[in-house]
RNA sequence: AAACGGCAAGCCCGGGGAAACCCGGUGCGCGCAAAGCCACGGACCUGACGGAGCGACCGCUCGCAAGGCAGCCGGGUUACCGAA
Numbered sequence: 001a002a003a004c005g006g007c008a009a010g011c012c013c014g015g016g017g018a019a020a021c022c023c024g025g026u027g028c029g030c031g032c033a034a035a036g037c038c039a040c041g042g043a044c045c046u047g048a049c050g051g052a053g054c055g056a057c058c059g060c061u062c063g064c065a066a067g068g069c070a071g072c073c074g075g076g077u078u079a080c081c082g083a084a
Base pairs, nucleotide, nucleotide: 006032007031010028011027012025013024014023015022016021030071036077037076038075040074041073042072044068045067051062052061053060054059
């Protein structure tokens, strides 16, 4: 390089969650050579609990990660195929 084969954004259905988002299913397949795994650093997303402010108690605003993201970047770790 190629590829037996692998993964799967998004859409649809069901479930979880406040949300971000996650899990499962069917089919298609945006894409991926670590798009396997780990939130360690940074970025980004959400804004629950608690806090502050406002208000006529419903509520609104601010700010907040211990939540999320490994398909944002870096780092760690393990691994398949494989021509010249």